[in-house]
RNA sequence: AUUAAAAAAGCCAAACUAUUUGUGAAGGUAGGACGGAAAGCCACGGGUCUUAUUAAACAAGACAGCCGAGUUACUUCAU
Numbered sequence: 001a002u003u004a005a006a007a008a009a010g011c012c013a014a015a016c017u018a019u020u021u022g023u024g025a026a027g028g029u030a031g032g033a034c035g036g037a038a039a040g041c042c043a044c045g046g047g048u049c050u051u052a053u054u055a056a057a058c059a060a061g062a063c064a065g066c067c068g069a070g071u072u073a074c075u076u077c078a079u
Base pairs, nucleotide, nucleotide: 001079002078005075011036012035016031017030018029019028020027021026034065040071041070044068045067046066047063048062049061050060051059
């Protein structure tokens, strides 16, 4: 320097419930743990969803715990 996920120290928090914001997808807070070696950050590429109904196209949003890319990081077998 890279780095498996064994150990140790820890970390995050699905569904659901209460409350709140939003037209909505969905987000915040508290409880709660399905799980996670980046389930940290990031909307750059794809994808899904919403506004939204329309044959389509276009536009504005949401999702990082859908996949990929970028970037930062604890311990450490091994190299």

Model confidence (mean pLDDT): 79 of 100. This is a predicted structure of a 79-nucleotide RNA (c-di-GMP-I-GGC riboswitch aptamer) from Sulfurovum sp. It matches the Rfam family "c-di-GMP-I-GGC riboswitch aptamer". Gene Ontology term of the family: cyclic-di-GMP binding. The organism belongs to Sulfurovum, within Bacteria.